The RNA shown here (small-subunit ribosomal RNA) has 1492 nucleotides and comes from a metagenome.
Rfam family: Bacterial small subunit ribosomal RNA.
The RNAcentral record of the sequence draws on SILVA.
């Protein structure tokens, strides 16, 4: 210090999550020891029991109680003991007077938003007990009252009566240093009222004793210290959906009270106080000091330590007292609990323990008073639950340990793999050595102590200091030290996808489950669970929750508003911010020194002390603050008197649809008359509804109505903005040009507030042509409450009054200054060079750039750029501009505005695609032209669906469907039935033994197999090998799943022109440039031009086949020419010339010529040539898509399976059969059938073969075997066509399926389920709807041969081969595919995308809502304890100008009673609102989204 998450990718916004660190914590799992710390955050909920404040006999009186003394008196055995009386005599002391103390020390945070609390400051408006200091005094007398005795009531508590008694209790007297207070008076001060020193005269006012004789009190005054009281500046939550509040309320006079001022209180008097700088009212909360983060500013907090405050069961009130409105004192009231003889009484743990509730959750009914501190006391000393320690809890912080070092065969196990083997676990482990922290055991044991006091000794002035020694420790026999023994007593938790440090196997399969986010899981999960490793921290590890960082995500330090969330519609203006030159003065901000204060603690530093450390001490530094003083004056303020340059004003002049009344004008259009005139007219994509023969429309002419104001017109003007548009006229604003004339800072900006403020809308009264919501017909659709036609109300118009909204946009507040420049254009103005006007000065509205700025788009003197002020507004989507309350309106509705709850995005700009019922260029048998066909028939054929014991499997739009399959009777065969077999049918290795292998034969049996008989090779270097089949081991096998694990291979887009790099440059970056643009092409072919410049895949070209030809070559091909020869005939010699074979050459390249073009190039019936512009085919298929197809060709992972899902037989099945669909094959015929005759390919096949001739068969074929491993022989008759004949138009001499008979072949076998022949029969069909394929030339049609597979063959199929051999193409508007530029995109799984409302289903929040129900809190009357103040006071008192009890009367807590307002809970029913894999209905939105 950042990551992760929105996109296919990018940038930027933005929000959501994570690393840190922190707690008074809690849960899980888990634990060795020490030290320091802390420990009811909930019920300020209720409490049993104990303790928590006492003390003084040197203040009394005394004498229960304890012990000592002494006097009597009993008892035992004397001494002497022990009992019992009795005595305050001593120690001492219950209770009681009295004094001091209970006000502090401890504990809570309920209430307080406050002078409560910090902080500085005041008191000229106060007190202060004990202390410390000064100064004075302590003199007399008196009467009670507890105790304690008798006695009453009463259960108790407790009360009550009568006697009698003390005092440092209480009273009077005296004295007065003094105070107080009046009068009179001097003198000094100060920030007002004043305050301080004085002097004189009146008046009133004090005391206490005890004693151990040292001492300790007592009373007045004054001073000080300590604590307090009061005051006031500034600081100190949220809410404005609380805008207003106040009657002692604000002042004043007087008085009362108070320690003091003071409406603190009363009574008169006035009418004030507080408030947007936030009052009143609601919520919430104790404050600091500090803590916890944070670079810091801040955020957030306020346990433990300390300060201040409050509060003590709720509420109230006063007494005592220096001090209280008083935790552990009183009265009163209230609710709870207790006792109770029911008549009363008694209590308050928010003290330390500790119970019960609550709660996720917080400790012992402990020790000591040893030490610090506090009371009380001369002291000893009591007393202290304050403290000090000690328990319990890993609750935190520290520190220590659980060993260390050698030790490889890298041991076994466990876990993994590519698995003879290796890898890890791992120097870990055994083993060997070597230390002993700590734990246990033994022992030894501190400091914390000093002072008091007791003993001696000393100085000195009896005080009182210094010194010896003695005596005191709860912790605790505890920390620490020793010692002997032994690795001997000690590790877990999390977590391993990425963020984020760690991978692997198995098991599960959108199951169980994980998850902080993103997101894992649907059969190979590093994410679920468990193993085996690793990581990480460790006596703890993780989880939860909270809080701060990170988050610059409230932005003071440090944010931003054109499009992401944000500018108010606009404009005038009030407070307010903010504000021009130049003088002077002031010192309020502002800077500088100085003082004061910022309490300890704590942070930080430095250094010390616990063996470090954690904790602690010392001492510094800091506490950024405030307060006061002295100066400083440059800004700012503020006062004064000044300028002109900011502003405005005066003069002149010229714009403009600026406003706002009146008045006129023509078109248009409607609408009446009147006239011509006739069937139609309007209307739309096509139509109807509507108009019209009662006369429309059309077309003349007259009237007449309302609203708008064509051209001019413009990218123009005017206005704050909405907005203004014939023409005149009238009132009226306003920028703008010149102009040294005025005033002098008057100015900017503006919360609140006022004004204006399109359109629709509302009211009131006019108006009403045309348009025109709703609404009515017609259409259109699947509907069509839309679009689109025809009709029309309201509305638009006018006056007057309301509403106040908007994409009210330039989505861009106003106002100033400042920053290169081109250029158009509206309007003044200056020069006039010479004038159709170059040039400069401005205001304005416009385009385009530098610089800068932007996330980009883009902005760019009209800013969004650089600066200055001032206002608004923004802070993840959704909920929601909703809902509550208010304000405002007639209403409609507006302004103002939440939260529950949900999402992980939602967004902006921009790039690549991909897509558009967006554009542009271009190709292709894509359309069009034309030709034949499919779709209708019959049959084959695959496929669907059906069925079946099985009809094995696969392949599904194009790119499955005569496909895998180029051959299903058995085999095949993968299905089904049934029989059988288990190292197994097939094949390799090892070992043994043995032999040929085969074949024969027999039983059985369907067969397969099971049993049984016979037989015995070949090679050799004699070891043996080759080859069988047995045997036993080992590897088996599987057409069983996954093509979505795969590799191989394939299909399609597509033979489409495309896809791409390197370097360069652009760009913040996906990315783009290149590769686009002009132009050409078959092509990304090639020129041209360009920040590109080259280069790969791909295009062509190289290569095979064809057309020409030349050159070798010449058999088995050929035969021109000689020769020979046959019925013929390359049959023969012989040729090489042809043909032909096959090898090599040539040829064609827009090379050549016009024309066009810069060039590429094109055009020409050109030329020449055999061929012309890639000559025709073919073979070649780029980066990729389609999770396209195949695990059943073949390899292959994983799974699954092993007397079966595997292997062998036999029969069946793949061949079904109501259907459907796709490919095809014959035909429907005369361009045609048949019957004769007659002629020409070409490429292939052939030995388990092709097989001639010749013979038989009507044929299918039989026989037959010549001849051929083939340019030789064979298969082989080519057919269409030609030539003659027939048929004549019909279900026929078309067509041949069906079905009978009879045969042939193969083949083990032709039932299921072959082909072929002959006979006979002779269906459908007569050219085939909607719709659809093919085909561009030797092409389509059309004829016929060949081959592969094969024993046959279901072949009409698939590959080839040639014969004959057309039509047409104007052209690219439309269908479909593609290809390149551009556009729009909310898509990107890419339009078969995306998504939007209603409805129906669960689930969750929340509004209204007849009401019920509760809380705080005010407000009126009524009552009204205890106190306090008042009046009375006949009773009471040694006390008399007095107290007191009783009566009363004024507040008053609480209580009641009304009404209203607020808050919260529920409520039948009711509104939307959100979430939820796969309801329903439609198609609104993105594209021009099919009506932008």
């Nucleotide at each position: 210090a950042g990551a992760g998450u929105u996109u296919g990718a990018u940038c930027c916004u933005g929000g959501c999550u994570c690393a840190g660190g922190a707690u008074g914590a809690a849960c899980g799992c888990u634990a060795g020891c020490g030290g320091g710390a802390g420990g009811c955050u909930u019920a300020a909920u209720a409490c049993a029991u104990g303790c928590a404040a006492g003390u003084c006999g040197a203040g009394g009186g005394g004498c229960a109680u304890c012990a000592g003394g002494g006097a009597c008196a009993a008892a035992c055995c004397u001494a002497g003991u022990u009992u019992g009386u009795u005595u305050g005599c001593u120690g001492g002391c219950g209770a009681c007077c009295g004094g001091c103390g209970a006000a502090c020390g401890g504990g809570u945070g309920a209430g307080u938003a406050a002078c409560g609390c910090g902080u500085a400051c005041g008191c000229g408006a106060c007190c202060u007990a004990c202390c410390u200091u000064u100064a004075a005094g302590c003199g007399g007398g008196g009467g009670a009252u507890a105790g304690c005795c008798c006695u009453g009531g009463g259960a108790a508590a407790c009360c009550g009566g009568g006697a009698u008694u003390a005092a440092u209790a209480c009273c009077c007297c005296a004295u007065g240093u003094g105070g107080u207070u009046c009068a009179u008076u001097a003198g000094a001060u100060g920030c007002c009222u004043g305050u301080c020193u004085g002097a004189u005269g009146g008046a009133u006012u004090a005391a206490a004793g005890c004693u151990g004789a040292g001492g300790c009190g007592c009373u007045u005054a004054g001073a000080g210290a300590u604590g307090g009281g009061c005051g006031u500046g500034c600081g100190u939550g949220c809410u404005a959906u609380u805008a207003g509040c106040u009657a002692g309320u604000u002042g004043g006079u007087g008085a009362g009270g108070u320690a003091a001022c003071g409406g603190c209180u009363c009574a008169c008097c006035a009418a004030g106080g507080c408030u947007g700088c936030g009052a009143u009212a609601g919520c919430u909360a104790g404050g600091g000091g500090g803590c916890g983060u944070g670079a810091g500013a801040g955020c957030g907090u306020g346990g433990c330590c300390c300060c201040c405050c409050a509060c003590a069961c709720g509420g109230g009130u006063a007494c005592u007292g220096a001090g209280a409105c008083a935790c552990g004192g009183a009265c009163c009231c209230g609710a709870c609990u207790c006792c109770u003889a029911c008549g009363g009484g008694a209590g308050g743990c928010a003290g330390c323990a500790g119970u019960a509730a609550g709660g996720a959750a917080u400790a012992u009914u402990g020790g000591a008073c040893a030490a610090u501190g506090g009371g009380c006391g001369c002291a000893a000393g009591c007393c202290u639950g304050a403290u000090c320690c000690a328990g319990c809890c890993a609750u935190c912080c520290c520190g220590c340990g659980u060993g260390c070092a050698g030790g490889a065969u890298g041991a076994c196990u466990g876990c993994c793999c590519u698995a003879u083997g290796g890898g890890u676990u791992g120097u870990a482990a055994a083993c060997u050595g070597c230390u002993u922290u700590u734990a246990a055991u033994a022992g030894g044991g501190a400091a914390g102590a000093a002072g008091u006091c007791c003993c001696g000794g000393g100085a000195u002035u009896u005080a009182u200091c210094c010194u010896g020694g003695g005596u005191u420790g709860a912790c605790g026999g505890u920390a620490c030290c020793u010692a002997a023994a032994g690795a001997a007593u000690a590790a877990g938790c999390a977590c391993c996808g990425g963020c984020u440090a760690a991978c692997u196997c198995c098991g599960u399969g959108c199951c169980a489950g994980c998850a902080g986010c993103c997101g894992c899981g649907g059969u190979a999960a590093u994410a679920c669970g468990g193993a085996g490793g690793g990581u990480g921290c460790a006596a703890g590890c993780g989880u939860u929750a909270u809080c701060c960082g990170g988050a610059a995500u409230c932005a003071c330090u440090g944010g931003g508003u054109u499009u992401a969330a944000a500018g108010g519609g606009u404009g005038c203006g009030u407070a307010g911010g903010c504000g021009g030159c130049a003088u002077c003065g002031u010192a309020a901000g502002u800077c500088a020194g100085g003082a004061g204060u910022g309490a300890a603690a704590g942070c930080c530093c430095a250094c010390g002390g616990c063996u470090c450390a954690a904790c602690c001490g010392u001492g510094g530094a800091a506490c950024u603050g405030c307060u006061u003083u002295u100066g400083a004056u440059a800004c700012u303020g503020c006062g004064a008197a000044g300028c002109u340059u900011g502003a405005a004003u005066g003069g002149g002049g010229a714009c403009g649809a600026g406003g706002u009344c009146a008045g006129c004008g023509g078109a248009a259009u409607g609408u009446g008359g009147c006239a011509u005139g006739u069937a139609g007219c309007g209307g739309u994509g096509a139509a109807a509804u509507g108009c019209a023969u009662a006369g429309a429309u059309a077309u003349g002419c007259c009237a007449u109505a309302g609203a708008a104001c064509a051209c001019c017109a413009a990218u123009u003007g005017c206005g704050a903005a909405g907005g203004c548009a014939g023409c005149u006229g009238a009132c009226u604003a306003g920028a703008c040009c010149c102009u040294u004339a005025u005033u002098g800072a008057c100015g900017c900006u503006g919360a609140g507030g006022c004004a204006c403020g399109a359109a629709a809308g509302c009211g009131u009264g006019g108006g009403g042509a045309g348009c025109g919501a709703a609404c009515a017909g017609g259409a259109u659709u699947a509907g069509a409450u839309a679009c689109c036609c025809u009709g029309g109300u309201a509305g638009u118009c006018c006056a007057c009054g309301c509403c106040c909204u908007a994409a009210a946009c330039g989505a861009u507040g106003c106002u100033c200054a400042c920053u290169c420049g081109a250029u158009g254009u509206a309007u003044g103005c200056c020069c006039a060079a010479u004038a159709u006007g170059a040039g400069g000065c401005g205001u304005g509205c416009g385009u385009c750039c530098a610089a800068g700025g932007g996330a980009a788009a883009c902005c760019g003197u009209u800013a969004a750029g650089u600066g200055a002020g001032c206002c608004a507004c923004c802070u993840g989507g959704g909920g929601a501009g909703u809902a509550c309350g208010u304000c405002g309106g007639c209403a409609a509705c507006g302004a103002u505005g939440a939260a529950a709850c949900u999402c992980a995005a939602a967004g902006g700009a921009a790039u690549u695609g991909a897509c558009g019922g967006g554009g542009g260029u271009c190709c292709g048998c894509a359309c069009a032209a034309g030709c034949g066909g499919u779709g209708g028939a019959g049959c084959a054929u695959g496929u669907g669906g059906u069925u079946u014991a099985a009809u094995u499997c696969g392949a599904c739009g194009a790119u499955a469907c005569g496909c895998g399959a180029g051959g299903a009777a058995c085999c095949u065969u993968a299905c089904c039935u049934g029989g059988g077999c288990u190292c197994g049918a097939a094949c390799g290795c090892u070992a043994c033994g043995g032999g040929a292998c085969u074949a024969u034969c027999c039983a059985u049996g369907a067969a397969a197999g099971u049993g049984a008989u016979u037989u015995u090779u070949c090679c050799u270097u004699c070891g043996g090998g080759a080859c069988c089949g047995g045997u036993a081991g080992u590897g088996a096998g599987g057409u069983g799943c996954u093509g979505c694990a795969u590799g191989g291979u394939u299909g399609u887009c597509g033979u489409c022109a495309g896809c791409u790099c390197g370097u360069g440059c652009c760009g913040u970056g996906a990315g783009g440039u290149g590769u686009u643009g002009g132009g050409u092409u078959a092509a990304g072919u090639c020129c041209c031009g360009c920040a590109a410049c080259g280069a790969g895949c791909g295009c062509a070209a190289c290569c095979c086949c064809u057309a020409u030809u030349c050159u070798c070559a010449g058999u088995u091909g050929c035969c021109a020419g000689c020769a020979c020869g046959u019925a013929a005939a390359g049959g023969u010699g012989g040729g090489g010339a042809c043909u032909c074979u096959g090898a090599g050459g040539a040829g064609a390249c827009u090379g050549c010529c016009g024309g066009c073009g810069c060039a590429a190039g094109c055009c020409g019936a050109g030329a020449g040539g055999a061929a012309g512009g890639u000559g025709g085919g073919g073979a070649u298929g780029a980066c990729g898509u389609c999770a396209a197809a195949u695990c059943a060709u073949c390899a292959u992972g994983g799974c699954c399976u092993u007397u079966a899902u595997g292997c062998c037989c036999a029969g069946g099945g793949c061949u079904a059969c109501a259907c459907a669909c796709g490919u095809g094959c014959u035909a429907c015929a005369a361009u045609g059938g048949c019957c004769g005759g007659u002629a020409c390919a070409g490429a292939g096949g052939g030995u388990a073969g092709c097989g001639a001739a010749g013979c038989c068969g009507c044929g299918a074929g039989g026989u037959g075997g010549a001849g051929c491993c083939a340019a030789u022989c064979u298969c082989a008759g080519a057919a269409a066509g030609c030539c003659g004949g027939u048929c004549a138009c019909a279900g026929u001499u078309c067509g041949g399926a069906u079905u009978g008979g009879a045969g042939u072949c193969u083949g083990g076998a032709a039932c299921u389920c072959g082909a072929c022949u002959c006979c006979a029969u002779g269906a459908a069909g007569g050219u085939g709807g909607a719709a659809u394929c093919g085909c561009u030339a030797g092409u389509a049609a059309u004829c016929g041969c060949g081959c592969a597979u094969c024993a046959g063959c279901c072949a009409u199929g698939g590959c080839g081969c040639g014969g004959u051999g057309a039509a047409u193409a104007c052209g690219u508007u439309c269908c479909c595919g593609g290809a390149c530029c551009u556009u729009g995109u909310a898509c990107a799984c890419a339009c078969c995308g995306c998504c939007c409302g209603u409805c129906a289903a669960g689930c969750c929040a929340u509004g209204g809502g007849a009401g019920c129900c509760g809380g705080g809190g005010g407000u009126a009357c009524c009552u009204g304890a205890a106190g306090a103040c008042g009046g009375u006071g006949a009773c009471u008192u040694u006390a008399c100008a007095g107290g007191g009890a009783g009566c009363u009367g004024u507040c008053u807590a609480g209580g009641g009673u009304a009404a209203a307002a607020u808050c919260g809970g529920u409520g039948a029913c009711u509104g939307g609102g959100g979430c939820u894999a796969a309801g329903u209905c439609g198609u609104a939105a993105c594209a021009a989204g099919g009506u932008a």